[in-house]
Context: one part of a larger RNA
RNA sequence: CGUCGAAUGUUGAGGGAAUUCAUCUCUAGUACGAGAGGACCGAGAUGGACGAACCUCUUGUGUACCAGUUGUUCUGCCAAGGGCAUUGCUGGGUAGCGAAGUUCGGCACGGAUAAGCGCUGAAAGCAUCUAAGCGCGAAGCCGUUCCCAAGAUUAACAUUCAUUAUAGAAUCGUUCGAGACGAGGACGUUGAUAGGCACUAGGUGGAAGUUCCGUAAGGAAUGAAGCCGAGGUGUACUAAUAUUUCGAGUGU
Numbered sequence: 001c002g003u004c005g006a007a008u009g010u011u012g013a014g015g016g017a018a019u020u021c022a023u024c025u026c027u028a029g030u031a032c033g034a035g036a037g038g039a040c041c042g043a044g045a046u047g048g049a050c051g052a053a054c055c056u057c058u059u060g061u062g063u064a065c066c067a068g069u070u071g072u073u074c075u076g077c078c079a080a081g082g083g084c085a086u087u088g089c090u091g092g093g094u095a096g097c098g099a100a101g102u103u104c105g106g107c108a109c110g111g112a113u114a115a116g117c118g119c120u121g122a123a124a125g126c127a128u129c130u131a132a133g134c135g136c137g138a139a140g141c142c143g144u145u146c147c148c149a150a151g152a153u154u155a156a157c158a159u160u161c162a163u164u165a166u167a168g169a170a171u172c173g174u175u176c177g178a179g180a181c182g183a184g185g186a187c188g189u190u191g192a193u194a195g196g197c198a199c200u201a202g203g204u205g206g207a208a209g210u211u212c213c214g215u216a217a218g219g220a221a222u223g224a225a226g227c228c229g230a231g232g233u234g235u236a237c238u239a240a241u242a243u244u245u246c247g248a249g250u251g252u
Stems, first nucleotide, its partner, number of pairs: 001151001005161006014148004020048007032037001050105005058099004065092005070085006109143003116136004168246003172188005193239003196235005202228003209222005
C1' cells in the first nucleotide's frame, strides 16, 4: 500500500518440523543343527543421542541482598560507620536467566507403491504374476502428529457493531514473564498498571545501644535479633489528569 468501514473468532491453499538408535527379558535354550551354537515372528522393559517446555528438586550465576575480614583514609576521639584497594578479599544467596536438573516427545493406524511374492489368464488347446483383470508388499511416497499460514492479488468465511458522524483506532501516560527500534500484552480513577507503604515467602545468621561476666582480648543476655534487589497478597499514598488526532471513494 492492497484486500475500499471496524472489532472479534475461524477455515486451511500452501509451507515447515518431527518421524532415531541400542541393550535386556519372555516366547525359548524352542525351530534348526551330530555338536558347537542358536533364531524368524510376536510381546514387554530399560537406556543413548536428539528435540521441546519449564525452574519443584540438584547445580551455576546472581558487581544494587546479608555476613566475616586485611590495609589505608575520612566522619575531632572511643564506639559505630562511609570511601578506595579486581565487586579489595572471603562465606552464603531471593527473583530472573541457564544445564549438568525436571517433565514430555518419536507411537499406532490408513491409502498408493518399489524391488519382490502371488491369483486368475490368453496370445501360443500346454505353460506363463500380464497382455485385459485382481491381491500382498518398505525406516521410503501421500495422509495421520506438532507449528506457521488469506499478499491464497483466486486477497476466503462467520458473528457483532457502525452507516452521517459514529463504530473503532491512534497519539499520550503507568508498564510487562513482550522487546534492538517499531511491534505485541496489561492498565489509565467505573483504576491494583508501576512505584511507595503494610504483611509475608525467602536470604543472611544473632544488628546497634544498654546491662552482666572477664585485668584484657573477648563472651553472654535483651533477641531466631537486625538488615534485605527483582517473589506473593493487600492497600489509591504518588504517577497513569484534562485534552487531542485519525476514521467508510467514484460512477450508474
Predicted 3D model of a 252-nucleotide part of an RNA (large-subunit ribosomal RNA, domain VI) from a Candidatus Magasanikiibacteriota bacterium.
The coordinates come from a structure-prediction model, not an experiment, and the mean pLDDT is 86.
The organism belongs to Candidatus Magasanikiibacteriota, within Bacteria.